Model confidence (mean pLDDT): 88 of 100. A computed fold for a 316-nucleotide part of an RNA from a marine sediment metagenome, annotated as large-subunit ribosomal RNA, domain IV.

Context: one part of a larger RNA
RNA sequence: CCCAGCCAAGGGAACUCGGCAAAUUGGCCCCGUAUCUUCGGUAUAAGGGGUGCCAGCCGUGCAAGCGGCUGGUCGCAGUGACUAGGGGGGAGCGACUGUUUAAUAAAAACGUAGGUCCCUGCAAGCCCGUAAGGGUGUGUACAGGGGCUGACGCCUGCCCAGUGCCGGUUCGUUAAGCCGGGUUCCAACCCGGUUAAGCGCCGGUCAACGGCGGGGGUAACUAUAACCCUCUUAAGGUAGCGAGAUACCUUGCCGCUUAAUUGGCGGCCCGCAUGAAUGGCGUAACGAGAUCCCCACUGUCCCUGGCUGGGGCCCG
Repeated sequence: CCCAGCCAAGGGAACUCGGCAAAUUGGCCCCGUAUCUUCGGUAUAAGGGGUGCCAGCCGUGCAAGCGGCUGGUCGCAGUGACUAGGGGGGAGCGACUGUUUAAUAAAAACGUAGGUCCCUGCAAGCCCGUAAGGGUGUGUACAGGGGCUGACGCCUGCCCAGUGCCGGUUCGUUAAGCCGGGUUCCAACCCGGUUAAGCGCCGGUCAACGGCGGGGGUAACUAUAACCCUCUUAAGGUAGCGAGAUACCUUGCCGCUUAAUUGGCGGCCCGCAUGAAUGGCGUAACGAGAUCCCCACUGUCCCUGGCUGGGGCCCG
């Protein structure tokens, strides 16, 4: 010096990306328990008190035992060792228990009940197989398959022009075949007609793929613009939410928190580039998840020291 363990005056996170690590707490009994809430919970909330041994007595029981009262008694310490939650508050994400990258990721990713759309009437639909055949299923629409969303609450606006899907269709286009004609010795071939699906055409459909404007002016301070004009689109972003896991400028501006804050929380909104099942906004409970603050506690630190065991190292 290294590894494992233990102790530390005063201070108490000043350490650090970050309380990482360590410390605190801890079992059982009694008292007591806010806020929010889906009334289940949150909750061991928080915060207090007690805890050994001995004697006598009481209750209960057949008893072992269990529950209690009074008195006594020892230690620094009685869940005496081992075992054994630190706590609280605010926000973002995901509802929750669950699943995952065997060997760098456990998560806000996947799944999930629930919602919704599509296919399917059964010799179905979907899947495997060239086929025979097989699975779903010895099931039958309260079923099976597929897509998206993801508890619950309040909701889910406008656009069918493009692409897709579904439906329709007098008509147009149109392969082979067929019919008629031409050519030829026969044909090939050529011309005309007929003609399926598809496409065109006409409709529907956005919890289908997706999309959801620009310029100018205007109110008796100023500013702003309910209002007006104009170009333009299929339609020009509704309710919500908003410097956000989304905001470039940006450490935006204001408030709170600190002595001091690119942080956090609350507000504001000209949103570089939010927005409604690619779901929007809330939400109790839950989380080895990410974040901020407070209390407690500490060798993380000020600032190091000592001890035990092992190793290195030095000497022999």